The prediction has a mean pLDDT of 83. This is a predicted structure of a 72-nucleotide RNA (transfer RNA) from Candidatus Multiplicimicrobium inquinatum. Rfam family: tRNA. Rfam links the family to the GO term triplet codon-amino acid adaptor activity. It was read from a public genome assembly.
RNA sequence: GCUGGAGUAGCUCAGGGGUAGAGCAGCUGUUUUGUAAACAGCCGGUCGGGGGUUCAAAUCCCUCCUCCAGCU
Numbered sequence: 001g002c003u004g005g006a007g008u009a010g011c012u013c014a015g016g017g018g019u020a021g022a023g024c025a026g027c028u029g030u031u032u033u034g035u036a037a038a039c040a041g042c043c044g045g046u047c048g049g050g051g052g053u054u055c056a057a058a059u060c061c062c063u064c065c066u067c068c069a070g071c072u
Stems, first nucleotide, its partner, number of pairs: 001071007010024004018055001026042005048064005
C1' cells in the first nucleotide's frame, strides 16, 4: 500500500429503514438471624466522528479514525 471483518449500556452481544433491546454487572424492595441464591422493580446509550440519500438512518452510500485477520 491492497482486501475483508468489527466498532450499539460498565462488560458480552442482538437489532440490517418506522419508539434502541437482552444477558451479566450496579441500585432498591421482598424473603433470611445475617450473607448468598431466588423473585419483583429501577438505573444506565449524542448506536466510533463527519457528510450524503430518504418523509424518516443504529440500519443504505461516501469519507475519516481505532482494532483484528490476510496479501504484498